[in-house]
Context: one part of a larger RNA
């Protein structure tokens, strides 16, 4: 893990409120007692007020009013709900009390026991030397010592094994100590808020920041897990307020059962309310521009309140002002969709897309609010795949139809359809400023152009004069000034290379040749550059594709549980049409089956009960009934009654495997 077997809303008393039932302005008994009574009590028949007190009334109040009252109950049984009790089951870590532990270990006490060798060589003695005696020195003797090396013994430094092991702490190597504050045996002392501790919160029988056993005890758990059989109808929140309150409760929204009332939503028209988007600058506060002027400085320059006039901006500005949305009336329209009472609830962690804002950085699969939708509790199609995005709400059946969103070259159902256009980037099938003779379409009262353009060949581009000035030098061309005239078809006191300075080579500018358009802009569309990441192409789902991309616009197909059709169950309704039947959490209703009593001294049954295997039939389901094997004595219809009545789950318990 599996499999069988046990396993979780229950019992008592009192309570709400539904349903039957019995009597009924009354109903009922309890102890006792047993044909029978018993009538104490309890509910109810009167209520108001603090209260005397009044009384279908009564407080209150000067008064007018206003509050509370005046309509049938009770017993009983099931149901259901609270309340008290372990109260639906299992689960702490704790607390309290009473025992039992010092055979482990921790101190401590009494009594014994245990330390191979081997090294060092204190004090002390003795001799000799020395001295006046001493001191001292030398050699010997000698055996101290929390003294050295190192076994047994105590111990556990370091590393590897081992880690379902030899072992719930060990083995191998290697290490401390080893006359001692040492080891140790016996036998004794200290006991759970206590011991005992060369102190680590260490030990105190594999258990210690408070031992173990048994009581209390079913401790308590606003927590986590778990809680068994079937159909039917309806169908949620995840909000507000409150809380030592935020994962938990109360009341109110919202959901469901009855029960009474007579609404309720949705549109059309009419009314009616307001200050939000735009929008605007009288007003508030910021703010541009010019005018004009008091005022300021000794005067001018300059500044420059107010005024005027102009060009914006604003949640916390508004003379002005929409749309939606709110309110009221009528009228339609829609299978009551609305309100109240009463019994039962779950919920009060929500998540996301739109749109409307606030925080945050016009960040987030952020966070908070408002509408609205969906998921949560929603299958089906679509978006490769994808709770919340589109389509669209699965009662069952059907090799039936037609359609949605979205698709129709092939994967892969359907169009290699059709007009017209565009794109050459594989754009399409990721991106910005921003860049460019890319294609296209428009557009201009834009400029040039057979008096010959615009590109291209061929020539000329002179002359006064090297302008003046500066300078070493300055001649178009370092710089500073002027930029005139002349000849000309045409030629700047010169646009650019270039020299020290000249020269020299182009351009502007004009001729000739040639020959029909040229150039220069704006705007739309559409590609291109910009574009560089990490296991693998991998930024069309793939194959591929120049359409099988892009625009517009036609036609037809395909496509879902949607819609028709046909056939069936259930609900609703008197009936038929119709109309409805996805659902957590929940409330409601109707049912199966299991063990037991009574029915039942019946029925069935060795001509085969139960049980256990297996097949079948039927029911809409839980189930049912019936064959066949195996098996050997009980079993149980109907309709009632009672529960130790239903397994998959609880790191469920026991058992086998």
């Nucleotide at each position: 893990g599996u499999c069988a077997g046990c396993g979780a809303c229950u019992u008592a008393u009192u309570u709400u409120g539904u349903u039957u039932a019995g009597c009924a302005a009354g109903c009922u008994u309890a102890a006792c007692a047993u044909u029978a009574g018993g009538u104490a009590g309890g509910c109810g028949c009167a209520g108001a007020g603090a209260a005397a007190u009044c009384u279908a009334g009564u407080c209150u109040g000067a008064a007018a009013g206003g509050g509370c009252g005046a309509a049938a109950g009770u017993u009983a049984a099931a149901c259901u709900u609270a309340a008290u009790a372990g109260a639906c089951c299992c689960g702490a870590a704790a607390c309290c009390g009473a025992g039992c532990g010092a055979u482990c270990u921790a101190u401590c006490c009494a009594u014994g026991a245990a330390c191979a060798g081997g090294u060092u060589g204190a004090a002390u003695g003795u001799a000799a030397a020395a001295u006046a005696a001493a001191a001292u020195u030398u050699a010997c003797u000698g055996g101290a010592g929390g003294a050295c090396c190192g076994a047994a013994c105590c111990g556990g430094u370091a590393u590897c094994u081992g880690u379902u092991g030899c072992a719930a702490a060990a083995g191998a190597u290697u290490c401390g100590g080893a006359u001692g504050a040492u080891u140790u045996g016996u036998g004794g002392a200290u006991a759970g808020g206590g011991g005992u501790g060369a102190a680590a919160g260490g030990c105190u029988a594999a258990u210690c920041a408070a031992g173990c056993u048994c009581g209390g005890a079913g401790a308590u758990a606003g927590c986590u897990g778990g809680u068994u059989c079937u159909c039917u109808c309806c169908g949620a929140a995840a909000g507000c307020u409150a809380u030592u309150u935020a994962g938990g409760u109360a009341g109110c929204g919202c959901c469901u059962u009855a029960u009474a009332a007579a609404u309720a939503a949705u549109a059309a028209u009419u009314a009616u309310u307001g200050g939000u988007a735009a929008a605007g600058c009288a007003c508030u506060g910021u703010a541009u521009u010019g005018a004009u002027u008091a005022a300021g400085u000794u005067u001018u320059a300059c500044u420059g309140a107010a005024u005027c006039a102009u060009a914006a901006c604003a949640a916390a500005c508004u003379a002005a002002g929409a749309a939606u949305a709110a309110u009221a009336a009528u009228u339609a329209u829609u299978u009551u969709a609305u309100u109240a009472u009463a019994g039962g609830a779950g919920a009060c962690a929500c998540a996301c897309a739109a749109a409307g804002g606030g925080u945050g950085a016009u960040a987030a699969c952020a966070u908070c609010c408002u509408u609205u939708g969906u998921g949560a509790a929603a299958a089906g199609g679509g978006a490769a795949a994808c709770a919340a995005c589109c389509c669209a709400g699965a009662u069952c059946a059907u090799a039936a139809a037609u359609u949605a969103a979205g698709g129709u070259c092939c994967c892969u159902a359907a169009a290699u359809u059709c007009u017209a256009u565009u794109u050459a980037a594989g754009u399409g099938g990721a991106a910005a400023a921003u860049g460019a003779u890319g294609u296209u379409a428009a557009u201009u009262u834009u400029u040039c152009u057979u008096u010959g353009a615009c590109a291209a060949u061929c020539a000329a581009a002179a002359g006064g004069u090297g302008g003046g000035c500066u300078u070493a030098g300055a001649a178009g061309c370092a710089g500073c000034c002027a930029u005139c005239c002349u000849u000309u078809a045409a030629a700047g006191a010169a646009a650019g290379c270039g020299c020290a300075a000249u020269a020299g080579c182009u351009c502007a500018u004009u001729g000739a040749u040639c020959u029909a358009g040229a150039a220069a802009g704006u705007u739309a569309a559409u590609a291109c550059g910009a574009a560089a990441a990490a296991u693998u192409u991998a930024a069309c789902g793939g194959g591929g594709c120049u359409a099988a991309a892009a625009u517009a616009g036609a036609u037809a197909c395909c496509g879902a549980a949607a819609u028709u059709a046909u056939g069936a169950a259930c609900a609703u309704u008197a009936u038929u049409u119709u109309u409805g039947u996805g659902g957590u959490a929940g409330g409601a209703g109707a049912g199966c089956g299991u063990u037991g009593u009574g029915u039942a001294a019946a029925u069935c049954a060795g001509a085969g009960a139960a049980g256990a295997a297996u097949u079948a039939u039927u029911a809409a389901a839980a189930a049912c009934u019936a064959a066949u094997u195996u098996u050997g004595a009980g079993a149980u219809a109907u309709c009632a009654c009672a529960a130790g009545u239903g397994c998959g789950a609880a790191u469920g318990c026991u058992g086998a495997u």